[in-house]
RNA sequence: CACUUGCAUUCCGAGAAAGAGCAUCCCGCUCUCACCAACCUGCCAGCAACUCGGGCAAGGUGGUCUCCCUCAGAUGAGGGGAUGCGGCCGAGAGGGCAACUAUGCGAGUUUCG
Repeated sequence: CACUUGCAUUCCGAGAAAGAGCAUCCCGCUCUCACCAACCUGCCAGCAACUCGGGCAAGGUGGUCUCCCUCAGAUGAGGGGAUGCGGCCGAGAGGGCAACUAUGCGAGUUUCG
């Protein structure tokens, strides 16, 4: 990077043509900043670990003209597509690195004192 399988989402939200570059019939692509989301990592002091709930929005990711088709009187259902299921260094590993100027919580279990 690609394929297969599984789970979750595809309602809302966020740039009215944001700036620059490439391309240019239309479309589109890349970079920068901003914003949205909370899917993964991280963080949320009182010895430490784990689980659940609730947060923060730093690392990763996706998005910011809100997908398409079929059935159905409508609600809805099914199929397809799309996104996530951390990232980086290293030839490799019983190898290593970063994650805050934010939040600075609650409950339970175990261990230590």
Molecule: SAM-I/IV (S-adenosyl methionine) riboswitch aptamer
Organism: Sphingomonas kaistensis